[in-house]
């Protein structure tokens, strides 16, 4: 010094934070859908659930 495994750990799962949990990765994981397709158009702070935090609609005061 290279390949594999396993375990701590660390990171990631379309745009913030925290918690819980579940999946992925070890320089890779990850980088959203659709259409007449380089232009246009739509959803959503979650990978799930829960809070907060900001954005959008509606109502009441």
């Nucleotide at each position: 010094g290279c390949g594999u495994c396993a375990c701590a750990u660390g990171g990631g799962g379309a745009u913030g934070g925290g918690g819980u949990u579940c999946c992925c990765u070890a320089a890779a994981a990850u980088c959203g859908c659709c259409g007449u397709c380089c232009c246009g158009g739509c959803u959503g702070a979650u990978g799930a659930c829960c809070c907060c935090u900001g954005c959008c609609a509606a109502u009441c005061g």

This is a predicted structure of a 61-nucleotide RNA (Fluoride riboswitch aptamer (crcB RNA motif)) from an uncultured Acetobacteraceae bacterium. Of the family's consensus pairs, 100% are formed in the model. It was read from a public genome assembly, where an Rfam model found it. Its mean pLDDT, the model's own confidence on a scale to 100, is 79.